Transfer RNA from Fimicolochytrium jonesii, 72 nucleotides, folded computationally. The RNAcentral record of the sequence draws on ENA. It matches the Rfam family "tRNA". The family's RNA type in Rfam is transfer RNA. From the family's description: Transfer RNA (tRNA) molecules are approximately 80 nucleotides in length. Its mean pLDDT, the model's own confidence on a scale to 100, is 81.

């Protein structure tokens, strides 16, 4: 130096163009003498960054970053 793959919530992952989710975690309230377990609800997301296609982009396209991982 080139090749290729990932990047979405505090973790660990779904989502193949029209509304952002799941589990576990954390907070709240019930239940318990207390914890723990069950049960109800709640916060937490510039979808890594810029641009570009499109009536709409997390998705599709270019470049750039950070990790990995193959060539030399």
């Nucleotide at each position: 130096g080139g090749g290729g793959a990932u990047u979405u919530a505090g973790a660990u992952c779904a989502g193949u163009g029209g509304c952002a989710g799941a589990u576990c975690g954390u907070c709240u309230g019930c239940u318990u003498u207390g914890c723990a377990u069950g049960c109800a609800g709640a916060a937490g997301g510039c979808c890594a960054g810029c641009g570009g296609u499109u009536c709409a982009a997390u998705c599709c396209c270019g470049c750039u970053a950070a990790u990995c991982u193959c060539c030399a």